[in-house]
RNA sequence: GAUGCUCGCUCGGGGCGCCCUGUUGAGCUGAGAAGAACCCGUCGAACCUGAUCCGGGUCAAACCGGCGUAGGGAAGCGAAACAUCGUCUUC
Numbered sequence: 001g002a003u004g005c006u007c008g009c010u011c012g013g014g015g016c017g018c019c020c021u022g023u024u025g026a027g028c029u030g031a032g033a034a035g036a037a038c039c040c041g042u043c044g045a046a047c048c049u050g051a052u053c054c055g056g057g058u059c060a061a062a063c064c065g066g067c068g069u070a071g072g073g074a075a076g077c078g079a080a081a082c083a084u085c086g087u088c089u090u091c
Base pairs, nucleotide, nucleotide: 001085002084003083004082006079007078008077009076010075011041012040013039014038016035017028018027020025047072048071049070053066054065055064056063
């Protein structure tokens, strides 16, 4: 000095479904079901498209597998320690 890990700052991306004689309510799953919250930012399955998709499963969602080595998808800066590597100097 570079990279990694971790953290911080700023900025950005994203989703919000299912069920119920009670609907400005109750219940389910989930990180999150409109919260100043949650998740994710290229080493990118956060999320979108295909997709009102296919098989299993559920009251329906959830969930599992496929599609999927598919097509898209939002980043810069700074920092202590540690790790790895490189460079220079001295002995």
Molecule: TPP riboswitch aptamer (THI element)
Organism: Deltaproteobacteria bacterium